[in-house]
C1' cells in the first nucleotide's frame, strides 16, 4: 500500500407442508336475542414439512474411550403447514477485523 477466511448492515432473489379440527374465552359485524361468519389468545386431537437454531453420523485421526470428525444427509427438541413474518443459501452494496502479500 493491498488485504482473504469471518463477523454485522441495507437491498434483491428465496422452498416444503391442514386458510384441518374438538373446546372456552375476547374482539368485529349483523340482531330484540340465539345460531351462524371473520379474527386473536389459550387448552387439546389427528396429519405433514425441513432452510433460523439444536442433536447425530463416516471416511480419516488419535487411541483401545464414553475421544476429535462434515452437510443443504439424518432426527424433528424447537419452528413452521393462507397471507403476513421468518428462512438456510445466492447476488449486490457498505462496514468492522485482520492472515497473508
Nucleotide at each position: 500500500c493491498u488485504g482473504a477466511u469471518c463477523c454485522c448492515u441495507g437491498c434483491g432473489g428465496g422452498a416444503g407442508a391442514g386458510a384441518c379440527u374438538g373446546g372456552u374465552c375476547g374482539c368485529g359485524a349483523u340482531c330484540a336475542g340465539c345460531c351462524g361468519c371473520g379474527c386473536g389468545c389459550c387448552c387439546g386431537g389427528c396429519g405433514c414439512c425441513g432452510a433460523a437454531g439444536g442433536a447425530g453420523c463416516a471416511a480419516c485421526g488419535a487411541g483401545c474411550c464414553c475421544c476429535g470428525g462434515a452437510a443443504a444427509c439424518u432426527c424433528u427438541c424447537a419452528g413452521g403447514c393462507a397471507a403476513a413474518a421468518g428462512g438456510a443459501c445466492c447476488g449486490u452494496a457498505g462496514g468492522g477485523g485482520a492472515a497473508g502479500g